A computed fold for a 350-nucleotide part of an RNA from a metagenome, annotated as small-subunit ribosomal RNA, central domain. Its Rfam family is "Bacterial small subunit ribosomal RNA". The full RNA is in RNAcentral, with records from SILVA.
Context: one part of a larger RNA
RNA sequence: CUGGGCGUAAAGGGCGUCUAGGCGGCACGCCAAGUCUCGCGUGAAAGCUCCCGGCUCAACUGGGAGAGGGCGCGGGAAACUGGCGAGCUAGAGACUCGGAGGGGGGUGUGGGAUUCCCGGUGGAGUGGUGAAAUGCGUUGAGAUCGGGAGGAACACCCGUGGCGAAGGCGGCACCCUGGCCGAGGUCUGACGCUGAAGCGCGACAGCGUGGGGAGCAAACGGGAUUAGAUACCCCGGUAGUCCACGCCGUAAACGAUGACAACUAGGUGUCGGGUGUCCAAGGACGUUCGGUACCGCAGCUAACGCGUUAAGUUGUCCGCCUGGGGAGUACGGCCGCAAGGCUAAAACUC
Numbered sequence: 001c002u003g004g005g006c007g008u009a010a011a012g013g014g015c016g017u018c019u020a021g022g023c024g025g026c027a028c029g030c031c032a033a034g035u036c037u038c039g040c041g042u043g044a045a046a047g048c049u050c051c052c053g054g055c056u057c058a059a060c061u062g063g064g065a066g067a068g069g070g071c072g073c074g075g076g077a078a079a080c081u082g083g084c085g086a087g088c089u090a091g092a093g094a095c096u097c098g099g100a101g102g103g104g105g106g107u108g109u110g111g112g113a114u115u116c117c118c119g120g121u122g123g124a125g126u127g128g129u130g131a132a133a134u135g136c137g138u139u140g141a142g143a144u145c146g147g148g149a150g151g152a153a154c155a156c157c158c159g160u161g162g163c164g165a166a167g168g169c170g171g172c173a174c175c176c177u178g179g180c181c182g183a184g185g186u187c188u189g190a191c192g193c194u195g196a197a198g199c200g201c202g203a204c205a206g207c208g209u210g211g212g213g214a215g216c217a218a219a220c221g222g223g224a225u226u227a228g229a230u231a232c233c234c235c236g237g238u239a240g241u242c243c244a245c246g247c248c249g250u251a252a253a254c255g256a257u258g259a260c261a262a263c264u265a266g267g268u269g270u271c272g273g274g275u276g277u278c279c280a281a282g283g284a285c286g287u288u289c290g291g292u293a294c295c296g297c298a299g300c301u302a303a304c305g306c307g308u309u310a311a312g313u314u315g316u317c318c319g320c321c322u323g324g325g326g327a328g329u330a331c332g333g334c335c336g337c338a339a340g341g342c343u344a345a346a347a348c349u350c
Base pairs, nucleotide, nucleotide: 003322004321005320006319007304008303012318014201015200016199017198021194022193023192025088026087028085029084030083031082033081034080035077036076037075038074039073040072041071042070048066049065050064051063052062053061054060091191092188093187094186095184096183097182098181099180103177104176105175106174107173108172109171110154115149116148117147118146119145120144121143125136126135162169163168206247207246208245209244210243211242215241216240220236221235222234223233258317259316260315261314262313263312266295267294268293269292270291271290272289273288274287275286276285277284278283299306300305323350324349325348332343333342334341335340
């Protein structure tokens, strides 16, 4: 000496589930594998340390003694790790009773608006812009009234409010279904945590087959603007957006912050439970558990900031980083219908 890191500098896997593995609560007994100790053996020579000697010294070298990581065998110890046995209930789970919710899937259904069609009234414009024009309109538009068709999305409620592992989830009703929270402390008795692989989920766009198509709208056509205008603005408009089934598997998949547990001042708001006191009903004030936000002590941080929802103090396990460009590329492999995805270099160069 036996690395430092990952909110923004390079770096947390998009998310979950589980296998191997790693790690693991309280108390007792036994074993003695790890661990510690003692003895014996081994640890060739050279080398190393000490002593003595030989070359005039030294390097070099001869002799002697010792040390030596470790390994083997035997004896012993039993705190810790481990194994076995038998227990415990504080972790975990179950149960009972309550509770909130846009959590997921399916089937129906409602109103408003846009568009289109039919009919009535009406008669010259309408639409659009910075201004216009393209466009639409006397074959009657726009406006207005009545009727009808169809698709998509659900105004207000709506809230740094709720739910979900993440992606994400919002009209209403019903059916099926997952998770979560509180109270009780009846049961099981460490059954736990993490998790390489594997498997599953995974916005948008995109792909396949079939349907659907109101509005919107890549591409595309036209009108403007402009030096030009392959744009921004305007008039149109096809994929697509929607549904079913099957693919794709990416993202500023973000809290740019992995999961779990413990510990470490407080204050304020809000959501869901429990509970105490007060009040005449509504409720108010405390307290407690679980979420979600803001401020802030200690501490941390390069600073910004974080701060019991940590980026503080620790532990366990996983993932990842190691100068910029080349490059998330080539090659190979695996996956995909394709688009492409995953894994992932080097030369060279600064």